[in-house]
Context: one part of a larger RNA
Molecule: large-subunit ribosomal RNA, domain II
Organism: metagenome
RNA sequence: UCCGGCGAGUGAAUGUAACGAGCAAGGUUAAGCACUUUAGGUGUGGAGCCGAAGCGAAAGCAAGUCUGAAUAGGGCAUCAAGUUCGUUGUAUUCGACCCGAAACCGGGUGACCUAGCCAUGUCCAGGCUGAAGUGAAGGUAAAACUUCAUGGAGGGCCGAACCCACUCCCGUUGAAAUGGUAGGGGAUGAGGUGUGGCUAGCGGAGAAAUUCCAAUCGAACCCGGAGAUAGCUGGUUCUCUCCGAAAUAGCUUUAGGGCUAGCCUCGACUGAACAUUACCGGAGGUAAAGCACUGAAUGGGCUAGGGGCCGAGAGGUUACUGAACCCUAUCAAACUAAGAAUGCCGGAUAAUGAUAGUCGGGAGUCAGACAGUGUGAGAUAAGUUUCAUUGUCGAAAGGGAAACAGCCCAGACCCACAGCUAAGGUCCCAAAGUAUCGUUAAGUGGAAAAGGAUGUGGAACUGCCCAGACAACCAGGAUGUUGGCUCAGAAGCAGCCAUACAUUCAAAGAGUGCGUAAUAGCUCACUGGUCGAGUGGUUCUGCGCCGAAAAUUUAACGGGGCUAAACGAUACACCGAAGCUUGGGAUGCAGCAUUGGCUGCAUGGUAGGAGAGCGUUCUGUACGGGGUGAAGUCAUAGCGGAAGCGGUGGUGGACUGUACAGAAGAGAGAAUGCCGGA
Numbered sequence: 001u002c003c004g005g006c007g008a009g010u011g012a013a014u015g016u017a018a019c020g021a022g023c024a025a026g027g028u029u030a031a032g033c034a035c036u037u038u039a040g041g042u043g044u045g046g047a048g049c050c051g052a053a054g055c056g057a058a059a060g061c062a063a064g065u066c067u068g069a070a071u072a073g074g075g076c077a078u079c080a081a082g083u084u085c086g087u088u089g090u091a092u093u094c095g096a097c098c099c100g101a102a103a104c105c106g107g108g109u110g111a112c113c114u115a116g117c118c119a120u121g122u123c124c125a126g127g128c129u130g131a132a133g134u135g136a137a138g139g140u141a142a143a144a145c146u147u148c149a150u151g152g153a154g155g156g157c158c159g160a161a162c163c164c165a166c167u168c169c170c171g172u173u174g175a176a177a178u179g180g181u182a183g184g185g186g187a188u189g190a191g192g193u194g195u196g197g198c199u200a201g202c203g204g205a206g207a208a209a210u211u212c213c214a215a216u217c218g219a220a221c222c223c224g225g226a227g228a229u230a231g232c233u234g235g236u237u238c239u240c241u242c243c244g245a246a247a248u249a250g251c252u253u254u255a256g257g258g259c260u261a262g263c264c265u266c267g268a269c270u271g272a273a274c275a276u277u278a279c280c281g282g283a284g285g286u287a288a289a290g291c292a293c294u295g296a297a298u299g300g301g302c303u304a305g306g307g308g309c310c311g312a313g314a315g316g317u318u319a320c321u322g323a324a325c326c327c328u329a330u331c332a333a334a335c336u337a338a339g340a341a342u343g344c345c346g347g348a349u350a351a352u353g354a355u356a357g358u359c360g361g362g363a364g365u366c367a368g369a370c371a372g373u374g375u376g377a378g379a380u381a382a383g384u385u386u387c388a389u390u391g392u393c394g395a396a397a398g399g400g401a402a403a404c405a406g407c408c409c410a411g412a413c414c415c416a417c418a419g420c421u422a423a424g425g426u427c428c429c430a431a432a433g434u435a436u437c438g439u440u441a442a443g444u445g446g447a448a449a450a451g452g453a454u455g456u457g458g459a460a461c462u463g464c465c466c467a468g469a470c471a472a473c474c475a476g477g478a479u480g481u482u483g484g485c486u487c488a489g490a491a492g493c494a495g496c497c498a499u500a501c502a503u504u505c506a507a508a509g510a511g512u513g514c515g516u517a518a519u520a521g522c523u524c525a526c527u528g529g530u531c532g533a534g535u536g537g538u539u540c541u542g543c544g545c546c547g548a549a550a551a552u553u554u555a556a557c558g559g560g561g562c563u564a565a566a567c568g569a570u571a572c573a574c575c576g577a578a579g580c581u582u583g584g585g586a587u588g589c590a591g592c593a594u595u596g597g598c599u600g601c602a603u604g605g606u607a608g609g610a611g612a613g614c615g616u617u618c619u620g621u622a623c624g625g626g627g628u629g630a631a632g633u634c635a636u637a638g639c640g641g642a643a644g645c646g647g648u649g650g651u652g653g654a655c656u657g658u659a660c661a662g663a664a665g666a667g668a669g670a671a672u673g674c675c676g677g678a
Base pairs, nucleotide, nucleotide: 001678002677003676004675005674006673011094012093013092014091015090016089017088018087019086020085021084022083023082026050027049028048032044033043034042035041036039054061055060064076065075066074067073097235098234100232104225105224106223107222108221109220115199116198117197118196119195120194121193122192123191124189126158127157128156129154133150134149135148136147137146138145162186163185164184166183167182169180170179201217203213204212205211210219238613239612240611241610242609243608248261249260250259251258252257262365263364264362265361266360267359268358269357270356274353275352276351277350278349279347280346281345282344289336290335294332295331296330299327300326301325305321306320307318308317309316310315368393369392370391371390372389373388374387376385377384398409399408400407413585414584415583416582418581419580420579424575425574426573427560428559429558433572435570436569437568438567439566445562451546452545455543456542457541458540459539460538461537462536463535464534472530473529474528475527476526478503479502480501483497484496485495509524513522514521586603587602588601589600590599591598592597614667616664617663618662619661620660621659622658623657624656625655632651633650634649635648636647638645639644
C1' cells in the first nucleotide's frame, strides 16, 4: 500500500405531535394468579391512571368562583371528546451516534534498578616524598636553636587493578533502547565493593540536577470508579422523487459554543388577504446646488482699536497693523432660505405571478467570498478592513474571458449524426467574412505618468506673397560717437542711465550673438540684386513617438504568424451553449374528465425537511424447489427509472425460495479505524 472480515442514532421510562386501529362520557388495566399450542399467547385481576368542572393561599363554594362593603368592576373558568394500543418524528433523564485525551479519586504492588541509612565482611601492584615525635652531637646559666640520624604523618605525589565519565572521532533501522577506539580524572579515602536489612507515592530519598524511586517521574506502577468529561478533531454504511436555506439581529465569562427571532421544510386552517408594473395620494432633507444661518476662507474698500512719532499733559499725526461693516469671488459629514432621481408608506382598478397569514411537527444556519455602486477606517494602499445596496459563488454544471469559485452569456429531467440564437467570434491551430471606407508605420495593436518633440490625418483662424514672398546666393550694414556715467581699461556687446537721440540714406539698433586686457575682427537685425510660387504662425482634434531597467527561457497577442489578421466607422452574412425550438420518452403539481386519460405548468442543488422504494438476517402463515444436484461461487451479449432482479453454463455437494405480515446485532471507501492475509 492493497484485499477480506468487523466497524457508529440503540434500549428503557416519561412527555409531545402526526398517522392508523379499538371503545367512547367514558377509556384502560399494573403487579399477581391460572391455563395452554411456550408466545408478540389466552383468561382472571378495576388496585391505579387519564378524561367528563372550575375558582380560591385555604376553609370552602360550584357553572361558576376569587377579590371586594357591594347585587359594581375586574381575573380565571363555562360555551371544542376523550382514552388505550401500535407505528413514526422529536424532547427529557440515563454512556444515549461511534472512537479519542491530558487528568482526578480509591485500593493495592514495588528500594533485585537507583538514593540515603543500618549491620557485617572484603579490596586497594609498585614507586616517590619524608610532618610530628625520638636519639646522638653541637649549643645555652638553663632553654631556645642548629646539624646528623631515626621515625613514617598526609581527604600528600606518580601510577596498574578498581571506580568515574572531561575531549575528539565512530556508532545513530547501532554489536549496544547510552556502546566502542584513543586519550582523560580519582586511586588510604567524604574511597571502592559483596551480603543481609530499613525508608513508599497527598509518600520516600536527595554533597540539590525537578535528581532518583525496576529502560516510566513537576508526582511510580497495577486494578477499579469508568463507557470520567471533551462547547474540540475525525468518522457515520442502499436507491430514487418533491421542496430547499443561512453565514443576520438581540442576549450570552459570549465571540470557532448556545438560546430566541429571521430565512427552509411538512401538516392543518383561513381563503386572495401577497409581490411587481401602470395610475393616484403622502412624509422626507440625501445627490446636486447655495451662502440668509453656523463656521471656514480670498482680494478690495472703510473704520473702532493697537503699534510708531510729536507733546509736560490734553491731544495731534501716521507710505504701519487692523476686528465689526460694505463690495467681489469661494468651501463644509457633524451648515441649509431652497432641493431632486431612486427608495419608503398608503389606496382603487387592471395585467402578470402555483401568493399571503395564523397555528402546530422537524430543521439547519450565527467563520461568508468576490464583483458593481454609495460611505467610513487606511496612505481617495492592499486579493486590507467596517457598513449599506444589487448580483454571482457558496449550494451551479454548460458557452466566453488561453488556463481562471465570485467577471460576461446562460440556469443541466432523459435521448437525438435535427434547427435558431446569446456572450464572444469568423487567416491557420479552431466552427464561421482573407467584407467595404478611412486611420496607424509605432509590431502601436499586444502594460504606465509628469514632461518632451518640424511624426502624421482632420477642422478653424491668421501674417507675407508675381508691385516677386519663404529659403539659398551676391552686395551693403554708415555718420555725430570711444553716447553719458563708472572704471586700470569699458570703444554697440562687465555694470548703471538714456536708447519714443539726431544725421546721411535703398537700408543700417547708441546694437542679436561670437570675440579682445581694451581696441580690432566675424555676424545678425535692416536694405538692394539674382531666382520665380507659394511660404510662416496660432488654436482644437484623431492615431502614433520618447520617457520605459530584473532576476532558469522568448514570456506584457494563447501560439503560428499578421501592416491587417491592428484601430475607427458602416452594412449584410455566418459560426457559436446542457439557452430556445423540433421529434420521442419519464416524473411531480394543478385543472378537467372518470375504467385506459387529456391539457397546462414544472423537474441544478450543499446544510436540511418531506415522500416512495430496493436489499440483508430471523419469526409466523400459505404455497413450493432440492443428490435427475439446494445455498454459495465463477462466466455471461437478458430485464428494470435506481437501489437491484433473473436466465443459461461451469464449479459446488445440502439445504433453500416466493407471497403476505412481523422483529431487527439491517447496507462501508474513508474514522493516522480494529483483526487477519498478501